This is a predicted structure of an 86-nucleotide RNA (c-di-GMP-I riboswitch aptamer) from a Clostridia bacterium. The sequence was found by an Rfam model in a public genome assembly. NCBI's taxonomy places the organism under Bacteria, Bacillati, Bacillota, Clostridia. The coordinates come from a structure-prediction model, not an experiment, and the mean pLDDT is 87. Rfam family: c-di-GMP-I riboswitch aptamer. Rfam's curators write: GEMM was predicted in a large-scale screen for bacterial structured RNA regulatory elements.
RNA sequence: UCAUGCCAAUAGCAAACUUAUCGAAAGAUAAGGACGCAAAGCUACGAGUCUAAAGUGAUGUUUACUAUGACAGUCGGGCCGCCAGA
Numbered sequence: 001u002c003a004u005g006c007c008a009a010u011a012g013c014a015a016a017c018u019u020a021u022c023g024a025a026a027g028a029u030a031a032g033g034a035c036g037c038a039a040a041g042c043u044a045c046g047a048g049u050c051u052a053a054a055g056u057g058a059u060g061u062u063u064a065c066u067a068u069g070a071c072a073g074u075c076g077g078g079c080c081g082c083c084a085g086a
Base pairs, nucleotide, nucleotide: 001086002085004084005083012037013036017032018031019030020029021028022027035073041079042078043077045076046075047074048071049070050069055065056064057063058062
């Protein structure tokens, strides 16, 4: 340094679900809990996905569109990192 992770070893993170709080929601935070993860560490730059309060339109009281919201455990990019191997 590596677009490597078969064999290990030291560690790490924590899905679903439950409870509490925040939020219009998606979702987030904390505690419990482990499905899994060689970056399941950080980051909203690109794509994609989710939600639609407010707004706009159509309608007779419902519905359509739309991120300024969210998802990094959807993928890619950027930055940092343990051990082993080359």